Two RNAs folded together computationally: RNase P RNA and transfer RNA, 429 nucleotides in total. Its mean pLDDT, the model's own confidence on a scale to 100, is 79. Rfam match: Bacterial RNase P class A. It is annotated as a ribozyme. Rfam's curators write: Ribonuclease P (RNase P) is a ubiquitous endoribonuclease, found in archaea, bacteria and eukarya as well as chloroplasts and mitochondria.
RNA sequence: CAAGCAAGCUGGGUAAUCGCCCCGAUGCCUAUCGGGGAGGAAAGUCCGAGCUCCACCGGGCAGGAUGCUGGGUAACACCCAGGGGGGGCGACCCUACGGAAAGUGCCACAGAAACAUACCGUCCCGAUAGAAUCGGGAUAAGGGUGAAAUGGUGAGGUAAGAGCUCACCAGCGGUGAGGUGACUCACCGGCUGGGUAAACCCCAUUCGGAGCAAGACCGAAUAGGAGGACAUUAGGAGCCCGGCCUGUCCUCGGGUUGGUCGCUUGACCCCGAUGGUGACAUCGGGGCUAGAUAGAUGGUUACCGUCCCGACGUGUCGGGAUACAGAACUCGGCUUAUAGGCUUGCUUGGGUC
RNA sequence: GGGCCGAUAGCUCAGCCGGUAGAGCAACGGCCUUUUAAGCCGAUGGUCCUGGGUUCGAGUCCCAGUCGGCCCACCA
Numbered sequence: 001c002a003a004g005c006a007a008g009c010u011g012g013g014u015a016a017u018c019g020c021c022c023c024g025a026u027g028c029c030u031a032u033c034g035g036g037g038a039g040g041a042a043a044g045u046c047c048g049a050g051c052u053c054c055a056c057c058g059g060g061c062a063g064g065a066u067g068c069u070g071g072g073u074a075a076c077a078c079c080c081a082g083g084g085g086g087g088g089c090g091a092c093c094c095u096a097c098g099g100a101a102a103g104u105g106c107c108a109c110a111g112a113a114a115c116a117u118a119c120c121g122u123c124c125c126g127a128u129a130g131a132a133u134c135g136g137g138a139u140a141a142g143g144g145u146g147a148a149a150u151g152g153u154g155a156g157g158u159a160a161g162a163g164c165u166c167a168c169c170a171g172c173g174g175u176g177a178g179g180u181g182a183c184u185c186a187c188c189g190g191c192u193g194g195g196u197a198a199a200c201c202c203c204a205u206u207c208g209g210a211g212c213a214a215g216a217c218c219g220a221a222u223a224g225g226a227g228g229a230c231a232u233u234a235g236g237a238g239c240c241c242g243g244c245c246u247g248u249c250c251u252c253g254g255g256u257u258g259g260u261c262g263c264u265u266g267a268c269c270c271c272g273a274u275g276g277u278g279a280c281a282u283c284g285g286g287g288c289u290a291g292a293u294a295g296a297u298g299g300u301u302a303c304c305g306u307c308c309c310g311a312c313g314u315g316u317c318g319g320g321a322u323a324c325a326g327a328a329c330u331c332g333g334c335u336u337a338u339a340g341g342c343u344u345g346c347u348u349g350g351g352u353c
Numbered sequence: 354g355g356g357c358c359g360a361u362a363g364c365u366c367a368g369c370c371g372g373u374a375g376a377g378c379a380a381c382g383g384c385c386u387u388u389u390a391a392g393c394c395g396a397u398g399g400u401c402c403u404g405g406g407u408u409c410g411a412g413u414c415c416c417a418g419u420c421g422g423c424c425c426a427c428c429a
Stems, first nucleotide, its partner, number of pairs: 001349010012304007020037007039324001043335002046333005051211004056243006063207005068082005083097001084095004098202002103200002105196003119143002121139007151169006170192001172189007215261004225252005234246002254428003268287008305322008354425007363378004372409001381395004402418005
C1' cells in the first nucleotide's frame, strides 16, 4: 500500500423567528418569565419478567416450550466460557448439537430387494459323456437401479466368495488415565445393526390464564329492564377431580363517549475501586433524563458540514440531495431496516529500509 | 396500544400423516343453430405472497419478512 476479519462509536451543527405538549413561579382569568421535550432501533410483537385482575388452594390429564457441558441473571428461546461437527491459507466465522439398539409410520419413480430380499453375473452338484438348457444350492466380490444397497482400501485365503483372517482408517462396546462436565488420549475385544424425530413418539427440565382498551375511584345519563342456567349448578377464561367460599354466572336490550389515578425513581443512568478468563457481582460518589389521550416533539430563513451533477476563469459559482425511522404502562433480550463517516486491534499478500 | 386469522389459475375456494396441484365460474377453439344465448366436447392457463433452512424430495414442516382482514372501552 492492497485485500480482508473482529469489536465499538456517530448518524447533521449554529443563529433568528413563528408555533405545539408538560412542569414550576408570578399573576390573577389570560397572560408573562424560567426549565424540559424521541431512538439505536421508539419497529416486528418473536421470547422473558415486573405490575394488575380472574374469590382462594391443591392434584391429574391434555397441550406448549426448551434440548452438547459448566456458569451469569429477576427471568429467558438471551449472554459468557468451553467441548464436538463444518467452512476459510489465515485473522476468524457458522452450528434446531438429546434418543433411530423402546415402539410405530414413511422412504414416491426406478430397482430383484428400501430391511429382509439373488435380476444379471461367479462357483458347486444333478438330469447327461461334452457344449447349450433346465432344476437344486452357495455367494453381497463385480454389473445394473437409486438421494440412500449389507463398514472402506490393500493383502492373504477360498470351489467361487465373504471380517473368513491380517494391517490401517471410520463406527460400537469394555478397561485405565486426565477433566467439575460435555469430552479427549491409550490399550483390548468381536466384527458392524440403512435414512428420517423442523414424522408420531420416548427421555430430561419447565410452563395457570388474560392483558394498562389490565384495573381503581369520582361524576353524568338510562329501563337497578328482559330471557336463560342451575342450588350436588356456575365461578383459573382447555378438560377432569378434591377441599373451601359466595346467589352467582351467561346472553340480549338500555345509557355515556367526561375527569382523576395507574404514568413514569427504575432489576435506572454516569464515574471509580475490588473480585472474576468472561458474562456479571459487590461497594463508594454523583445525577433526574418526554409523559400526550386523536395523540406535542414542528415550519420558515441564513450560514456551515457531507455527497452528487453542470459550468468554466481550477477553486470558485449554480442547482439538487442529506439514511432507516418515530414514544403511548415499564424494563431485559432477540430479530429486521439503516445513506454516509470515524476509531481500535488482528490476518494474508506485495514494496522499501 | 393489545390480541387473533389469512395469502394457491383472471375470480371464488379444495388440497389429510411431505412424493411431480385440482374443482366451479370466466376467457379460447370446435359441434349444434339462419344467428346469439343455453347445451355438449376439447385444449390452455400456476414464481402455491417473498427469502432462508430441515429432507433424497416442501403448497404442506421450521425460522424471518411483506401485504390484507377481524375483535376490544366505561356505567347500572